[in-house]
C1' cells in the first nucleotide's frame, strides 16, 4: 500500500410497545404476549369523573456508532398474519441519522532464521 474479524477504553446516539385483571387521585399493583431492551433507581412537573392513570430531567440496564434498517420521518401507511402489539413483505436504490484510540486476529507483499 490493501484488507478480515474479534475484544476492550473514552465518548457519543437510540427505544421502551401491546393486551387483561385489579386497584385509585395519584400518577400506584400484579399478570399474559414478541423482543436484545417493554422505563430499574431518584427528583421533579402537570392533570379531577365515565374521562384518566400522563410528561420531562439525571443515572441505570440493553441495542447501535458509516459495508451505518440501532432509530427517526413518510405513517393514525399499504398487503398478510395476530386476541392485540409484534413479526412477514412492500413503501425502499426514498429522506434523515451517532467516532475516535488500543489490543487480538485472518490475507498480501518484502526480508531473516531452519528444514
Nucleotide at each position: 500500500a490493501u484488507u478480515u474479524u474479534c475484544c476492550g477504553u473514552u465518548g457519543g446516539g437510540g427505544g421502551a410497545g401491546u393486551c387483561c385483571a385489579g386497584g385509585c387521585a395519584a400518577a400506584c399493583u400484579g399478570g399474559g404476549c414478541u423482543g436484545a431492551g417493554a422505563g430499574g433507581a431518584u427528583a421533579g412537573c402537570u392533570u379531577u369523573u365515565u374521562g384518566g392513570c400522563g410528561c420531562u430531567a439525571u443515572c441505570g440496564a440493553c441495542c447501535c456508532c458509516g459495508c451505518g434498517a440501532a432509530c427517526c420521518u413518510g405513517a393514525u401507511c399499504u398487503g398478510g398474519c395476530u386476541a392485540a402489539c409484534a413479526c412477514c413483505a412492500g413503501c425502499g436504490g426514498a429522506g434523515g441519522g451517532a467516532a475516535a484510540c488500543g489490543g487480538g486476529u485472518g490475507g498480501c507483499u518484502c526480508g531473516u532464521g531452519a528444514g
Predicted 3D model of a 115-nucleotide RNA (TPP riboswitch aptamer (THI element)) from Chloroflexaceae bacterium UBA1466.
Its Rfam family is "TPP riboswitch aptamer (THI element)". On this family, see Rodionov et al., J Biol Chem 2002: "Comparative genomics of thiamin biosynthesis in procaryotes. New genes and regulatory mechanisms".